[in-house]
RNA sequence: GCGCGAUUAGCUCAGGGGGAGAGCACUACCUUGACACGGUAGGGGUCGUAAGUUCAAAUCUUACAUCGCGCACCA
Numbered sequence: 001g002c003g004c005g006a007u008u009a010g011c012u013c014a015g016g017g018g019g020a021g022a023g024c025a026c027u028a029c030c031u032u033g034a035c036a037c038g039g040u041a042g043g044g045g046u047c048g049u050a051a052g053u054u055c056a057a058a059u060c061u062u063a064c065a066u067c068g069c070g071c072a073c074c075a
Stems, first nucleotide, its partner, number of pairs: 001071007010024004018055001026042005048064005
């Protein structure tokens, strides 16, 4: 340098045009003498960045960034 894949909540991930979600974690309450377990409720997201397409973009297209894998080049 080229190709492919990934980027969504604190972590691991789902969602592939119209409602942003799950598990774990976190907070409060119930329960306990207390803790743990369990139960109920709740908070937390400019969906990597910018542009384009569209009535409408996390989702499609392009560029860039970061990470991973492969290939090429090099002394």
Annotation: Transfer RNA from a Coriobacteriales bacterium, 75 nucleotides, folded computationally. It matches the Rfam family "tRNA". Taxonomically the source falls in Coriobacteriales (Bacteria, Bacillati, Actinomycetota, Coriobacteriia). Model confidence (mean pLDDT): 83 of 100.